[in-house]
Context: one part of a larger RNA
RNA sequence: GGAUGAACGCUGGCGGCGUGCCUAACACAUGCAAGUCGCACGAUGAUGAAUAAUCAUAGUGGCGCACGGGUGAGUAACACGUAGCUUAUCUGCCCCUAAGAGUGGGAUAACUCAGCGAAAGUUGAGCUAAUACCGCAUAAGCUCCCGACGAAUAGGUAGUUGAGAGAAAAGGUGAAAAUCGCUUAGGGAUGAGGUUGCGACCCAUCAGCUAGUUGGAGUGGUAAAAGCACACCAAGGCAACGACGGGUAGGGGGCCUGAGAGGGUGACCCCCCACACUGGGACUGAGACACGGCCCAGACUCCUACGGGAGGCAGCAGUGAGGAAUAUUGGUCAAUGGGCGAAAGCCUGAACCAGCGACGCCGCGUGGGCGAAGAAGGUCUUCGGAUCGUAAAGCCCUUUUUUGAGUGACGAGUAAGGACGGUAGCUCAGGAAAAAGUGUCGGCUAACUACGUGCCAGCAGCCGCGGUAAAACGUAGGACGCAAGCGUUAUCC
Numbered sequence: 001g002g003a004u005g006a007a008c009g010c011u012g013g014c015g016g017c018g019u020g021c022c023u024a025a026c027a028c029a030u031g032c033a034a035g036u037c038g039c040a041c042g043a044u045g046a047u048g049a050a051u052a053a054u055c056a057u058a059g060u061g062g063c064g065c066a067c068g069g070g071u072g073a074g075u076a077a078c079a080c081g082u083a084g085c086u087u088a089u090c091u092g093c094c095c096c097u098a099a100g101a102g103u104g105g106g107a108u109a110a111c112u113c114a115g116c117g118a119a120a121g122u123u124g125a126g127c128u129a130a131u132a133c134c135g136c137a138u139a140a141g142c143u144c145c146c147g148a149c150g151a152a153u154a155g156g157u158a159g160u161u162g163a164g165a166g167a168a169a170a171g172g173u174g175a176a177a178a179u180c181g182c183u184u185a186g187g188g189a190u191g192a193g194g195u196u197g198c199g200a201c202c203c204a205u206c207a208g209c210u211a212g213u214u215g216g217a218g219u220g221g222u223a224a225a226a227g228c229a230c231a232c233c234a235a236g237g238c239a240a241c242g243a244c245g246g247g248u249a250g251g252g253g254g255c256c257u258g259a260g261a262g263g264g265u266g267a268c269c270c271c272c273c274a275c276a277c278u279g280g281g282a283c284u285g286a287g288a289c290a291c292g293g294c295c296c297a298g299a300c301u302c303c304u305a306c307g308g309g310a311g312g313c314a315g316c317a318g319u320g321a322g323g324a325a326u327a328u329u330g331g332u333c334a335a336u337g338g339g340c341g342a343a344a345g346c347c348u349g350a351a352c353c354a355g356c357g358a359c360g361c362c363g364c365g366u367g368g369g370c371g372a373a374g375a376a377g378g379u380c381u382u383c384g385g386a387u388c389g390u391a392a393a394g395c396c397c398u399u400u401u402u403u404g405a406g407u408g409a410c411g412a413g414u415a416a417g418g419a420c421g422g423u424a425g426c427u428c429a430g431g432a433a434a435a436a437g438u439g440u441c442g443g444c445u446a447a448c449u450a451c452g453u454g455c456c457a458g459c460a461g462c463c464g465c466g467g468u469a470a471a472a473c474g475u476a477g478g479a480c481g482c483a484a485g486c487g488u489u490a491u492c493c
Base pairs, nucleotide, nucleotide: 001493002492003491004490006489007488008487009486010485013364014363015362016361017360018359019357020356021322026320027319028318030317031316032315035063036062037061040060041059043057044056045055046054047053070275071274072273080199081198082197083196084195085194086193089192090191094188095187096186097185098184099183100182102136103135104134105133111126112125113124114123115122116121142166143165144164146162147161148160149159171180172179173178201247202246203245208238209237210236213235214234215233216232218230219229220228250272251271252270253269254265255264256263257262277298278297279296280295281294300311301310302309303308328354330353331352332351336350337348338347339346340345367397368396369395370394377388378387379386380385401434402430403429404428405427406426407425411420437482438481439480440479441478442463443462444461448477449476450475451474452473458465459464
C1' cells in the first nucleotide's frame, strides 16, 4: 500500500447494487416452512322439490414427501479434484419401439353397535368398494436350467439357436370420437452405486504396525465386483518414497495479495460430501438407513387423574444465553421454479419483494457568479501590521437532491390478472433553502505559532518528547490529508 462476513471511537444528507451469529452442532415459547388428486373407491354432509345436478370432505388408494431449504459437528478418507474403468451395476416420472390387457376370488378401513382410557389413544362384533390384495389363462419378448454353435482372446464368457420350466395386467372420464392411465420386453435420456492411477496440512520428542489382518478356493449376501460376511486352508500384508500413532481440518471452482513464482484463505455464489437432540437399527420405496417418518436406548424439557403420554428451529421469522459483534415473530405466489391434478386450481418462509444496519462497493449532493470599506470579530504582533479572507455580509442566478401537488409504467408471450407500488420515471410549484465531519501538523510524513504545564499531567507505530522560553503534553488560532465518512484495533499478503 492492498484486502475484510469485521468490531470500537467521533460524525452522518440521498440513491443503486450487494451483504449481515465468524462465538454455544448451546437451549428453545409462538406462528408458518409438503402436500395434492372426487377424471381410482365406497361413504357422509350441504344447496336443492328431487333417486337430476353441483359443491365440500374424514377414510381406502395413487403420486410426492430421497427435491427444494439449513449447517460444517464429524471426516486426512477414493470424502474431494482430475483422468479412466464398470464384460461387476441399478434408474420412478420423461422420450422412442414392439407385444398385450382374458377370466375369477376373498378381504378390509370408512360406517354402525358395544366397551376401555385423565389424555395420547385403543379393543371386540357386524357391513361395504376400488387403479388396494390374491388365484387361473395367455407369453412376442424376459428369467432359470439343459444341449449345439461360438469372435475379439488362451480359458471362462458376450452372442446365435433348440427343448423344458417360471413369472403380467386396471381401469377412469366422455354421447361418441378420443384421451389419461395399466402390463411385459428392448433402446434412449437423466440420475445414482462401485472401482482404479495421480494430486492433497503439521509432528519422527509417533518407528515399527496388522489375526478378517494378507491371499486362496467354497457358501451366503447385494442392483452389483469384493473378507462385504461366515466356516476351512496357507502365512501373509504395510512401512524412512514415512506405515502406525497424535494434532488440526469439510474438499473444489474460486477469493485476497503479488510483476510473477509464491504466500494466505475457503464468508456470499456454484459443484461435491457429511450431518439433522446424542448413539444404534431397520421398514417403505425407483431412490433413504430418511432434518419437519418409524423403532430402541440415553440426556434434557413439558403434560398427567401418577396408571401413562408428548417433543426435537444446523428450515423462515423470533426468544434466552454466549459474545467486541451480526437484521423483521413483514408481503405475495405477480414472475421464475417445484409437488399433485385431465383441467380449473391448491400447496410452496424455494423464490420474488419490502423492513433494519455507512457493513462494503459505486454514484450524487451539501450550491454557482460577482463582491475590498480587505467590515466586525478571533489569533499573532517588532504595535507598523500580518492572517482567517472573496471567506462573510450584500447583489444576481440555479434547484441536482429536498418539500408539496399532478401523472404514472416495463416486468404479463393472452382478453383479464402485479406482492413490489401509486414505487421508478415524467410534469408543475416553493425555496439557498434542509445536509460536514474526522485525523494529523518533531523526523519517517503533507502541514506552525501563542498560551498553559514544568520528568508533573501526559504523548508514543519506530526513533523518542516533558526537569520554566515544549513546532512532540493540553487548549486556541492557523495549516495539511481524506471525506459521508474519518481514525483505531484485529487478521492476511